The part of an RNA shown here (small-subunit ribosomal RNA, central domain) has 348 nucleotides and comes from an uncultured prokaryote. It matches the Rfam family "Bacterial small subunit ribosomal RNA".
Context: one part of a larger RNA
RNA sequence: UUGGGCGUAAAGGGUAUGUAGGUGGAAAGAUCAGUCAGUUGUUAAAUGAUACGGCUUAACCGUGUUUUGCAAUUGAUACUGUUUUUCUUGAGUACGAGAGGGGACGGUGGAAUAUUUAGUGUAGCGGUGGAAUGCGUAGAUAUUAAAUAGAACACCUGAGGCGAAGGCGACUGUCUGGCUCGUAACUGACACUGAAAUACGAAAGUAUGGGUAGCAAACAGGAUUAGAUACCCUGGUAGUCCAUACCGUAAACGAUGGAUACUAGGUGUCGGAGGCUUAACCCCUUCGGUGCCGUAGCUAACGCGUUAAGUAUCCCGCCUGGGGAGUACGAUCGCAAGGUUGAAACUC
Numbered sequence: 001u002u003g004g005g006c007g008u009a010a011a012g013g014g015u016a017u018g019u020a021g022g023u024g025g026a027a028a029g030a031u032c033a034g035u036c037a038g039u040u041g042u043u044a045a046a047u048g049a050u051a052c053g054g055c056u057u058a059a060c061c062g063u064g065u066u067u068u069g070c071a072a073u074u075g076a077u078a079c080u081g082u083u084u085u086u087c088u089u090g091a092g093u094a095c096g097a098g099a100g101g102g103g104a105c106g107g108u109g110g111a112a113u114a115u116u117u118a119g120u121g122u123a124g125c126g127g128u129g130g131a132a133u134g135c136g137u138a139g140a141u142a143u144u145a146a147a148u149a150g151a152a153c154a155c156c157u158g159a160g161g162c163g164a165a166g167g168c169g170a171c172u173g174u175c176u177g178g179c180u181c182g183u184a185a186c187u188g189a190c191a192c193u194g195a196a197a198u199a200c201g202a203a204a205g206u207a208u209g210g211g212u213a214g215c216a217a218a219c220a221g222g223a224u225u226a227g228a229u230a231c232c233c234u235g236g237u238a239g240u241c242c243a244u245a246c247c248g249u250a251a252a253c254g255a256u257g258g259a260u261a262c263u264a265g266g267u268g269u270c271g272g273a274g275g276c277u278u279a280a281c282c283c284c285u286u287c288g289g290u291g292c293c294g295u296a297g298c299u300a301a302c303g304c305g306u307u308a309a310g311u312a313u314c315c316c317g318c319c320u321g322g323g324g325a326g327u328a329c330g331a332u333c334g335c336a337a338g339g340u341u342g343a344a345a346c347u348c
């Protein structure tokens, strides 16, 4: 190990693709493996269960029944399986439209910042709660003109869009993935889930080579303070950026796995289609997303409520008192940092 659960109490894998496996739409026929019913054989005795009886009762003893199983055989054919034929509503394809910060690579742009050069100009600037460190007469700060560099893209921006998730935002070119709507032409269950496996996977970190404006772990100094290895200030190196290769973790969160069906409404918003209209708008209907409120129902409550945490089915993952502990040991992956898997003693 049954069972009961997994939004917040322990518990949904970070996400996807997909192998094995599990599960699977409608109609008709065949078969009878599962399933169901009958019969036969076997299921030693004792024991057990049960009905009755015998020792005054009980233990004990006796008689009868039972022994759910297995095998063979005869039937039943609704369901499941197998098989044949067919179907179109699930799924996919085709055609016609559409929206989008989806992805990769290249080119371009303006604002800001910093530095440099030149001009103007003179004694302060900067910073704070207040200061000081710091910068400045070798001319700073301020201001004007130019040049260079790297990083990020204000407004638009939205409860908005796209993506499997991580995530994605200046403009533009090339290549490229997915999605939605409409038509109902084609295929005809081709579907769902998915152990293992594979791929992707923020930030930080690692390796090599570039780059480095701003910001900034470490570090240094100035303050504060009883102290101040901090908060504040002045500096500042890794890093942040690019290319390639690793790492594989996050409050990777909707703390809510995926799929399908059903179950009141109202109101925004995004993308289509149809109707109404001369036309646009408005309005009505409908499909697909994304929000808010709310009925039934659910919930310990909070709340959820057609985007369910409602009602059901299928498949996967996970939980089983707190600490010890996501530790030890082993295995495995990694250059390392460390990751994955993952106990026990003991204790309350």
Base pairs, nucleotide, nucleotide: 003320004319005318006317007302008301012316014200015199016198017197021193022192023191025087026086027085028084029083030082031081033080034079035076036075037074038073039072040071041070042069048066049065050064051063052062053061054060090190091187092186093185094183095182096181097180098179102176103175104174105173106172107171108170109153113149114148115147116146117145118144119143120142124135125134161168162167205246206245207244208243209242210241214240215239219235220234221233222232257315258314259313260312261311262310265293266292267291268290269289270288271287272286273285274284275283297304298303321348322347323346330341331340332339333338
Description
Its mean pLDDT, the model's own confidence on a scale to 100, is 85.